This is a predicted structure of a 353-nucleotide part of an RNA (large-subunit ribosomal RNA, domain IV) from Brassicibacter thermophilus. The full RNA is in RNAcentral, with records from ENA.
[in-house]
Context: one part of a larger RNA
């Protein structure tokens, strides 16, 4: 000098990103014990007292010899219960010691706020978490040889279920709620028109060559190549409906008896122009916003104002007892984290025999 450890005066977080880490609290038995609350909690809430020994003192419970009764006559019930042990509480008197759950093992608590309901799950080996799950909502598809999935198929799973059932989506107990907007996409549902595939249908026009013709040429069946009219489904346009489907949810300028500011006009524009709640928020650039509270000071916290750059209603809005090895803020105790650092014990590294 490392590492594991013990004590420390006075102070008592002043350290530090942060009380990290140590300290302290711990058992048991009385007493008490608040806001809130889904009445269940919260609660071991907080926050107080006691606990060893000798001995006394008057109970308390339990085992029993033994007696009563009863009959189903017993190694039987029931009932009253001695003396002796065994268990406890309370009470009085005294006894040591610093110190009586004497060692050792055993909650530190309180307040306010985010989030997530809640027990669980999760990145095996840097993340336990506000992430996922969950029960509970709600959309959707499925009529059973289900829908969906695996798998060329057979089959299998779903299910030896049957819509109170099963699949996929979204939210995320509980409480009060869940607004406007179907113009685009996207599902559904229409079927008059419009467009439209093979197929169907064959008009027409080539090729060949019996034949006709003096030639130019024309040219029957037949074969063969092209091949128009009409004819024909879904789809798509069209027309509806549908947001707890994907999404979306404005602008200017003017106006009241100081001033401000605008309940109100005006205009443009759009499918509709943010509705309750909520707001510098896990969302606020500006910014350490303003104002209050708490400090002697408070870029953080908390209560409030809105000027929400860029909240907002199942990518849920707001609340919310109870929970959390969660986040923040703040208080009590308690402390070598600190002022400021000594000592001490083990084990080390070094050095020196």
């Nucleotide at each position: 000098c490392c590492c594991u450890u013990g004590u420390u005066a006075a102070g008592g977080a002043a350290c530090u990103c942060g009380g990290c880490a140590a300290a302290a609290u711990g058992a048991c038995c009385c007493c008490g014990u608040a806001a809130c609350u889904u009445c269940g909690g919260g609660a071991u809430a907080a926050g107080g007292g006691g606990u060893g020994c000798u001995a006394a003192a008057a109970g308390a419970g339990g085992u029993u010899a033994a007696u009563a009764c009863a009959c189903u006559a017993g190694c039987u019930g029931u009932a009253u219960g001695a003396a002796g042990c065994c268990u406890u509480a309370u009470u009085u008197a005294g006894c040591c010691g610093c110190a009586g759950u004497g060692a050792a093992g055993a909650g530190g608590c309180c307040c306010a706020a985010g989030c997530g309901a809640c027990u669980g799950u999760u990145u095996a080996c840097c993340a336990a978490a506000a992430a996922c799950a969950u029960a509970g909502g709600u959309c959707u598809c499925u009529g059973c040889u289900a829908a969906g999935u695996c798998g060329a198929a057979a089959g299998a799973c779903g299910a030896u279920g049957u819509a109170u059932a099963g699949g996929g989506g979204c939210u995320g107990a509980c409480a009060c709620c869940u607004g406007c907007c179907c113009g685009g996409u996207g599902c559904u549902g229409g079927a008059a028109g419009g467009u439209u595939a093979a197929g169907g249908g064959g008009a027409a026009c080539g090729c060949u060559u019996a034949g006709c013709g003096a030639a130019a040429g024309c040219g029957a069946a037949g074969g063969u190549g092209u091949g128009a009219a009409c004819u024909u489904a879904a789809g798509c346009c069209c027309c509806a409906g549908u947001a707890a489907a994907c999404g979306g949810c404005g602008g200017c300028c003017g106006u009241a008896a100081c001033u401000a500011u605008a309940a109100c006009g005006g205009u443009c524009c759009u499918a509709a122009g943010g509705u309750a709640g909520c707001g510098a928020a896990a969302u606020u650039c500006c910014u350490u916003g303003u104002c209050g509270g708490g400090u002697a000071a408070g870029u953080u916290c908390c209560g409030a104002c809105c000027c929400g750059c860029a909240c907002g209603a199942a990518a849920g809005g707001u609340g919310u007892a109870a929970c959390g090895a969660u986040u923040u803020g703040g208080g009590c105790a308690c402390u070598g984290u600190c002022u400021c650092a000594a000592c001490a014990a083990g084990g080390g590294a070094u050095c020196c025999g």